[in-house]
RNA sequence: UUCCGAAGAGCGGCUGAUGACUGCGUCACUCAGCCCACCGAAGGAGCAAGCGCCUCAUAAUUGAUGCGUGAAUCUCUCAGGUUCCAUGACGGAA
Numbered sequence: 001u002u003c004c005g006a007a008g009a010g011c012g013g014c015u016g017a018u019g020a021c022u023g024c025g026u027c028a029c030u031c032a033g034c035c036c037a038c039c040g041a042a043g044g045a046g047c048a049a050g051c052g053c054c055u056c057a058u059a060a061u062u063g064a065u066g067c068g069u070g071a072a073u074c075u076c077u078c079a080g081g082u083u084c085c086a087u088g089a090c091g092g093a094a
Stems, first nucleotide, its partner, number of pairs: 001094005010036001012035006018028004037082003043078001044076003050069004055064003
């Protein structure tokens, strides 16, 4: 790089654009903005043990405070996402 597998949570509301028409207001889905609710498995952020250093105590072993470092499928939800499709950490094969 290619192929295969792979979760969660809104077919939420309002406005505008677009399209259709039995046409001046109904419908449709798409896009954009805003609001509310929700999800964690793009990316991003946080830290436990351990380790290192300073200081103090101790005859020594060692112990304590502080600082630094420090992983995830954990936590946060900035970003991203919330019918299906798609995306997708991660796993397998070439």
A computed fold for a 94-nucleotide RNA from Vreelandella olivaria, annotated as Glycine riboswitch aptamer. Its mean pLDDT, the model's own confidence on a scale to 100, is 79.